A computed fold for a 72-nucleotide RNA from a bacterium, annotated as transfer RNA. Its Rfam family is "tRNA". Rfam links the family to the GO term triplet codon-amino acid adaptor activity.
[in-house]
RNA sequence: GUCCCUGUAGUUCAAUGGAUAGAACGGAAGCCUCCGGAGCUUCAAAUGGGGGUUCGAUUCCUCUCAGGGACA
Numbered sequence: 001g002u003c004c005c006u007g008u009a010g011u012u013c014a015a016u017g018g019a020u021a022g023a024a025c026g027g028a029a030g031c032c033u034c035c036g037g038a039g040c041u042u043c044a045a046a047u048g049g050g051g052g053u054u055c056g057a058u059u060c061c062u063c064u065c066a067g068g069g070a071c072a
Base pairs, nucleotide, nucleotide: 001071002070003069004068005067006066007065010025011024012023013022018055027043028042029041030040031039048064049063050062051061052060
């Protein structure tokens, strides 16, 4: 330099064009308890960035950023 793959809560993963982006672990609060843990209830938290297509984009196209890989 060329090509390919990946990027979503703090972490690990879902969501293959449609309704409010979900789950587990983790975090916070409450209940319970002598205290803690466990258990139960509730809450907060995310689509790497820009542009485009579409009635509608996590999903499709393009540019870019970051990480990984192949070739040279």